Small-subunit ribosomal RNA, 5' domain from Sphingobacterium sp. SGG-5, 528 nucleotides, folded computationally. The sequence was found in a public genome assembly.
Context: one part of a larger RNA
RNA sequence: GGAUGAACGCUAGCGGCAGGCCUAAUACAUGCAAGUCGAACGGGAUCCGGUGGUAGCUUGCUAUCACCGGUGAGAGUGGCGCACGGGUGCGUAACGCGUGAGCAACCUGCCCGUCCCAGGGGUAUAGCCCGUUGAAAGACGGAUUAACACCGCAUAACGUGGAAGAGCGGCAUCGCUUUUCCACCAAAUAUUCAUAGGGGACGGAUGGGCUCGCGUGACAUUAGCUAGUUGGCGGGGUAACGGCCCACCAAGGCUGCGAUGUCUAGGGGCUCUGAGAGGAGAAACCCCCACACUGGUACUGAGACACGGACCAGACUCCUACGGGAGGCAGCAGUAAGGAAUAUUGGUCAAUGGGGGGAACCCUGAACCAGCCAUGCCGCGUGCAGGAGGAAGGCCCUACGGGUCGUAAACUGCUUUUCUACGGGAACAACCGGAGGUACGUGUACCUUCCUGAGUGUACCGUAGGAAUAAGGAUCGGCUAACUCCGUGCCAGCAGCCGCGGUAAUACGGAGGAUCCGAGCGUUAUCC
Numbered sequence: 001g002g003a004u005g006a007a008c009g010c011u012a013g014c015g016g017c018a019g020g021c022c023u024a025a026u027a028c029a030u031g032c033a034a035g036u037c038g039a040a041c042g043g044g045a046u047c048c049g050g051u052g053g054u055a056g057c058u059u060g061c062u063a064u065c066a067c068c069g070g071u072g073a074g075a076g077u078g079g080c081g082c083a084c085g086g087g088u089g090c091g092u093a094a095c096g097c098g099u100g101a102g103c104a105a106c107c108u109g110c111c112c113g114u115c116c117c118a119g120g121g122g123u124a125u126a127g128c129c130c131g132u133u134g135a136a137a138g139a140c141g142g143a144u145u146a147a148c149a150c151c152g153c154a155u156a157a158c159g160u161g162g163a164a165g166a167g168c169g170g171c172a173u174c175g176c177u178u179u180u181c182c183a184c185c186a187a188a189u190a191u192u193c194a195u196a197g198g199g200g201a202c203g204g205a206u207g208g209g210c211u212c213g214c215g216u217g218a219c220a221u222u223a224g225c226u227a228g229u230u231g232g233c234g235g236g237g238u239a240a241c242g243g244c245c246c247a248c249c250a251a252g253g254c255u256g257c258g259a260u261g262u263c264u265a266g267g268g269g270c271u272c273u274g275a276g277a278g279g280a281g282a283a284a285c286c287c288c289c290a291c292a293c294u295g296g297u298a299c300u301g302a303g304a305c306a307c308g309g310a311c312c313a314g315a316c317u318c319c320u321a322c323g324g325g326a327g328g329c330a331g332c333a334g335u336a337a338g339g340a341a342u343a344u345u346g347g348u349c350a351a352u353g354g355g356g357g358g359a360a361c362c363c364u365g366a367a368c369c370a371g372c373c374a375u376g377c378c379g380c381g382u383g384c385a386g387g388a389g390g391a392a393g394g395c396c397c398u399a400c401g402g403g404u405c406g407u408a409a410a411c412u413g414c415u416u417u418u419c420u421a422c423g424g425g426a427a428c429a430a431c432c433g434g435a436g437g438u439a440c441g442u443g444u445a446c447c448u449u450c451c452u453g454a455g456u457g458u459a460c461c462g463u464a465g466g467a468a469u470a471a472g473g474a475u476c477g478g479c480u481a482a483c484u485c486c487g488u489g490c491c492a493g494c495a496g497c498c499g500c501g502g503u504a505a506u507a508c509g510g511a512g513g514a515u516c517c518g519a520g521c522g523u524u525a526u527c528c
Base pairs, nucleotide, nucleotide: 001528002527003526004525006524007523008522009521010520013380014379015378016377017376018375019373020372021338026336027335028334030333031332032331035080036079037078040077041076047070048069049068050067051066052065053064054063055062056061087291088290089289096216097215098214099213100212101211102210103209106208107207111204112203113202114201115200116199117198119153121151122150129142130141131140132139133138159184160183161182162181163180164179165178166177167176168175169174189196190195191194217263218262219261224254225253226252229251230250231249232248234246235245236244266288267287268286269285270281271280272279273278293314294313295312296311297310316327317326318325319324344370346369347368348367352366353364354363355362356361383414384413385412386411393405394404395403397402419465420464421463422462423461424460428455433450434449435448436447437446438445439444440443472517473516474515475514476513477498478497479496483512484511485510486509487508493500494499
């Protein structure tokens, strides 16, 4: 000199953009943060319409009952989603990350393309109802019921496995194609009647899993480490290879080119600095990884060993009728604590994106917005021009003339960004949907028109008013831009370094003046 997620002091007008718990991965009250589908299913509250009966009686209404049709809340079965999105940096020095490759050793729901299929049966179970039990959370029992839930049978290829043969190929193990035979494996319906949905196969796309080369802290005041350890045979397990796991066999494997150990640490793109080489860092944004009170485990599933799922154990908190239960903010707000220090218990799904749904739509603390904060960067303003009597006043000097603050002020004229009042007023939004039409041909595409805005009466524009609403901080001995007077008298104090202060202090405190920055200015901390 530059920089910062800064803090502290003094000060503070506005706007835009960005940023905002760096500490205790400490503990959490409350609300919200993941649901959705009636076009899969049983049952069904409510309400509406119709018909009939009964009673009242205001003679066409009210009340009630039954039946029919529709609507279809809440709960349930079932499907898809809940593995995303959001948070944090604990752990990890590792194939974790980065980069470049490989899989002839793999998987991939929803999406896309092509081909093929959809025959016929069965059993339960929640819910509803009844009962028991419990303070509750809930639990148990009885009867009964449905499905695109569950389970058989059939059908079976371009599928899977096995056997035999042939052809082609390769970087070993082998791979690809093809012929024959054997064995095995499916399915679901619903409707507004042409759609939605279902099953199988082969490809695609996307996303993932595993493996390898190279790169990726400190310490030798850590020199030896290793028994599933290193390899083999054979199994188990996996989507897949593999000591991943197991039985047996062998005795290997790593290491001064730093094994092992200890400490520290998420990694990268990037950021800051620097002429560069480097050094330092990993907030905000993007990618990857890891974690979700602590430890362990599996289940379901295309995918988890699962943040707002399950089970077990532990610590902690809460409820309790003492028998037993409930819980997990490192989601968004918010609270306490810690700390020098870090914000609203806000709005909207209008847009973008996501989940479900045929769609309408529902959900979405993702997201978009708004709030607070000079935390940073950028921009703007606090007027402009004239104005000498160089006023008053302050301070300084004395050579008692004058100088300085100083065009400064007053005053005159002008302007109106910002400000105040009033008025107008967006874009971001065309999808979907409604109405109508065109082409093809039977569900697609296109056209016209209507509707949809949290921010927002915001941005922006207009009219009116008026200099009106708006400047401070540090420094002035040298480094280093900027000097005098008074007070003080090694005192009080200053100080980044050198050093000032003991009676004339440009260094302390005040004043006048000056310098540098400016809605900021300084100080401290940290990095180059």
Model confidence (mean pLDDT): 84 of 100.